[in-house]
């Protein structure tokens, strides 16, 4: 140059207009007013993912969770952390040439299931070609044309698991002994496994030696078998205040001695008339808290490889509730694209500076809080790798 790996900060600035919430302050208005209302002004205002809502806790209430059973999770060491399925340090497997990445990594010798297609057989094995030796039948050869040999076929009914064949996966490989032909059947040497002994390691593991022919796979995000975890429901949680309207209760007055109502207001007078008022109490609508000071942000310094902790110092950093955090309008920024130009830089390939013009600047939007993960995005720095080229 080009391909890749891994991490890191960042999320565009500043100014004018014009808006929208949240606090405080000041002034005017209501009947006084800390409550509301108008007005003015100060000052805070999403995000790394606020998002999926998938995991883990705070925090609440129910509720007493002791045991059992179901269900569900989880699964190598070691360490962090309120907590984790999450992070970090390894450690074994697996992929890359590498930087590097990935792993739901206990048990298949507890039992069951599965293992398509092909193959003889996918597991209490088996035997399709093929090989071997026996008994038969036919034949050819030699023979005295007799026995009987020796060959070649067929057939029975065995032995084998070397060849070939078949698949992703076939009982460990090579070599020699051994046999009728063979096989770990024996043996040497390689692989594995499994017990033992030493050695490093806090562990998982690693290293090194001895033994035993121990060698018939695989599959547990297949049932399952161990081990250890897990009560349940969510901020619409819960607490507090409380309308009308219609049940609840309860008290006072009335139904012949007429409560009350209606004839615009008061009387009188007429009509109607069995309920009329008052109070207590639960929830509804609506308000109000919870509600943001928190496992809290930033700095420094120590401890630890690290995730993290611990001391110290300094910081307040949204609380909306049809749901604010906006909208334009100038400058600048960076980053792409074209284009002039450089007596600029390099061996080159390519690079960098002036200048003009033109583009585009993303995903997305708190809703009780936090601590992960996972998706979704835009540019912009570093480390490392492997390739080429030129000197």
């Nucleotide at each position: 140059g080009g391909a890749g790996u891994a991490g890191a900060a960042c999320a565009g600035g500043u100014g004018g207009c014009c808006g929208c919430u949240g606090u405080c302050c000041u002034g005017c208005c209501c009947a006084u007013a800390c409550c509301g209302g108008c007005a003015g002004g100060a000052u805070g205002g999403a995000g790394g993912a606020a998002a999926g809502u998938c995991c883990g806790g705070g925090c609440u209430c129910c509720g007493a969770a002791g045991g059992a059973c179901a269900g569900g999770g989880u699964g190598c060491u070691g360490g962090g952390u309120a907590a984790c399925u999450c992070c970090c340090a390894g450690u074994c497997c697996u992929g890359g040439c590498g930087a590097c990445a990935g792993g739901a990594a206990g048990g298949a010798a507890a039992g069951u299931g599965c293992c398509a297609c092909a193959g003889a057989a996918a597991g209490u094995a088996u035997a399709c070609c093929g090989c071997c030796a026996u008994g038969u039948c036919a034949g050819a050869u030699a023979g005295a044309c007799a026995a009987u040999a020796u060959c070649c076929g067929g057939c029975a009914a065995g032995g084998u698991a070397a060849g070939g064949g078949u698949g992703a996966a076939a009982u460990g490989g090579u070599g020699a002994g051994g046999u009728a032909a063979g096989a770990g059947c024996u043996c040497a040497c390689c692989a594995g496994u499994c017990u033992c002994u030493c050695c490093g390691g806090c562990g998982a593991c690693g290293g090194a030696g001895a033994g035993a022919g121990c060698u018939a796979g695989g599959u547990a995000a297949a049932c399952c078998c161990c081990a250890c975890c897990c009560g349940g429901a969510g901020c619409a949680a819960g607490g507090c205040c409380a309308a009308a309207u219609a049940g609840g209760g309860g008290a006072a007055c009335g139904u012949u001695c007429g409560a009350g109502g209606g004839c615009g207001g008061u009387c009188c007078g007429u009509c109607c008339a069995a309920g009329u008022u008052c109070c207590c109490g639960g929830g509804u609508a609506g308000g109000c808290u919870g509600c943001u000071u928190g496992a809290g942000c930033c700095c420094g310094u120590c401890g630890g490889u690290a995730a993290c902790g611990g001391c110290g110092g300094g910081c307040c950093c949204a609380g909306a509730u049809g749901a604010a955090u906006g909208g334009u309008c100038a400058c600048c920024g960076g980053c792409c694209c074209g284009a002039c130009g450089g007596u600029g830089g390099g061996c080159a390939a390519c690079c960098c500076c002036u200048u003009c013009g033109g583009g585009a600047c993303a995903c997305a939007g708190a809703a009780c809080c936090c601590g992960g993960c996972u998706u979704a995005u835009g540019a912009u720095c570093u480390g490392c790798u492997c390739c080429g080229g030129c000197a």
Molecule: Bacterial RNase P class A
Organism: uncultured Desulfatiglans sp.